c-di-AMP riboswitch aptamer (ydaO/yuaA leader) from an uncultured Verrucomicrobia subdivision 3 bacterium, 163 nucleotides, folded computationally. The sequence was found by an Rfam model in a public genome assembly. Its mean pLDDT, the model's own confidence on a scale to 100, is 77.

């Protein structure tokens, strides 16, 4: 001074929600700087709308009719998200459907990364408003907010200390 092996610390989690960085106000400050708010802009990471071709394309209950029609009811489509749904009761309704509760549950989480087992959590919520499949160009739009730390096993990775 290099390489190689072992030993060993260390690293926050969901989420697309991250880094840089221009102006302009306002505090603080001798200065340097720093912090808070305000409009922007790069690059990154997510969503949405948007052609040809393909794709899809008129449901269900009630009454009349007895002609495959009339007449009334009932459910609109769509998106972000793991959060798709079914099943029983319960309460409106003649149904068709609607709302609500509890059990299950398709999917998702669990700490550097993948994997296998064991344990444990979630399975909501909001939005557009009549209106949208796919979708090149092309236009748009967000980058929030809420947490606090499972265990073991094989393989594989960065960082660093140290023998």
């Nucleotide at each position: 001074u290099u390489u190689u092996c072992g030993u060993u610390g260390c690293a926050g989690c969901c989420g697309a929600a991250g880094u840089c960085u221009g102006g302009c106000u306002u505090c603080c400050u001798u200065c340097c700087u720093g912090a808070a708010g305000c409009c922007g802009g790069a690059c990154g990471c997510g969503g949405g709308a948007g052609a040809c071709c393909c794709a899809a394309a008129u449901u269900c209950c009630u009454c009349a009719a007895a002609g495959u029609u009339g007449a009334g009811g009932a459910c609109g489509g769509g998106g972000c998200g793991a959060a798709c749904g079914a099943a029983a009761c319960c309460g409106g309704g003649c149904a068709a459907c609607c709302g609500g509760u509890u059990u299950c549950a398709a999917g998702g989480c669990c700490a550097c990364u993948u994997u296998c087992a064991a344990g444990g959590c979630c399975a909501a919520g909001c939005c557009c408003g009549a209106c949208a499949g796919c979708u090149a160009a092309u236009c748009u739009c967000g980058c929030a907010g809420g947490c606090a730390a499972u265990u073991g096993g094989a393989a594989g990775g960065g960082c660093g200390a140290u023998c």